[in-house]
RNA sequence: GGGCCGGUGGUCUAGUGGUUAUGACGCCACGCUUACACCGUGGAGGUCGCAGGUUCGAUCCCUGCCCGGCCCA
Numbered sequence: 001g002g003g004c005c006g007g008u009g010g011u012c013u014a015g016u017g018g019u020u021a022u023g024a025c026g027c028c029a030c031g032c033u034u035a036c037a038c039c040g041u042g043g044a045g046g047u048c049g050c051a052g053g054u055u056c057g058a059u060c061c062c063u064g065c066c067c068g069g070c071c072c073a
Base pairs, nucleotide, nucleotide: 001072002071003070004069005068006067007066010025011024012023018056027043028042029041030040031039049065050064051063052062053061
C1' cells in the first nucleotide's frame, strides 16, 4: 500500500430504513435478612466511532476519514 470483518450505556451484546435502541453483568434505591450474600421490584446511565451524502424519514444504505482485528504484498 491492497482486501475482508468490526466500532451500539462502565463492560459484553441484540437490532439492520419508521412508533420508546434489546438483554445480561455492573451501579443506585427499596423490599427480604439480626446483618451480609442470594433473590425480588424499581431507577439512573446511549452525540449507535467522526464528517458528509441519499431518503419524507438513517443505528441500518452510499462516500471519505479515525480506531481495532485478520489476510496478502
Description
The RNA shown here (transfer RNA) has 73 nucleotides and comes from a Candidatus Aenigmatarchaeaceae archaeon. It matches the Rfam family "tRNA". Rfam links the family to the GO term triplet codon-amino acid adaptor activity. Rfam classes the family as a transfer RNA. A reference for the family is Hou (1993), "The tertiary structure of tRNA and the development of the genetic code", Trends Biochem Sci. The same sequence occurs in records of 3 taxa.